[in-house]
């Protein structure tokens, strides 16, 4: 220093659902909760999937909004048992 990932140790994250504020809608934020999670950290960059208060030549396509906890990719990072 690479890979690798355990009934280890530190500490961190929070699905369902509930209540509140917000949006058209998808969703998003605060607060309970914890079901997972070694990147469940950080960029929607590709595919992908969701919404339509939209355009339109209407099974499509375009355009505008979300979803990274769904697959990749970029960048950084904590331990140390096989």
């Nucleotide at each position: 220093g690479g890979g690798c990932g355990a009934c280890a140790a530190u500490a961190g994250c929070a699905a369902a659902c509930c209540c509140g504020u917000u949006g058209a809608a998808a969703g998003a934020c605060g607060g309970g909760g914890g079901c997972g999670c070694a990147a469940a950290g950080c960029c929607g960059u590709g595919g992908u999937c969701c919404c339509g208060u939209g355009a339109g030549u209407u099974u499509g396509u375009c355009c505008g909004g979300g979803g990274u906890g769904c697959c990749a990719g970029g960048c950084u990072g904590c331990c140390g048992a096989a």
c-di-GMP-I riboswitch aptamer, 82 nucleotides, folded computationally. Its Rfam family is "c-di-GMP-I riboswitch aptamer". Its family is annotated with cyclic-di-GMP binding in the Gene Ontology. The coordinates come from a structure-prediction model, not an experiment, and the mean pLDDT is 84.